[in-house]
RNA sequence: GUCCGAUAAAGGCAAUCCCUUAAGGGAGCGCAAAGCUACGGGUCUGGAGGAGCUAUGACCGCCGGGCUGCUGAA
Numbered sequence: 001g002u003c004c005g006a007u008a009a010a011g012g013c014a015a016u017c018c019c020u021u022a023a024g025g026g027a028g029c030g031c032a033a034a035g036c037u038a039c040g041g042g043u044c045u046g047g048a049g050g051a052g053c054u055a056u057g058a059c060c061g062c063c064g065g066g067c068u069g070c071u072g073a074a
Stems, first nucleotide, its partner, number of pairs: 004072002012031002016027004029061001035067003039064003042059003049053001
């Protein structure tokens, strides 16, 4: 340095709920990338519509890819 991820350590993020005028606060489902990226697939929504179908938008906490990052047992 790379792979890998442990009853390790330091931290990080925050599903959902509650309080709150907002900001904020509390609880903490879970995550080794739950950091970024909509690139590919997928899911949701569906402008206009009778149906089929479908734009746009959303989901990176659905999967994969790309880039980057803390730590160091086996």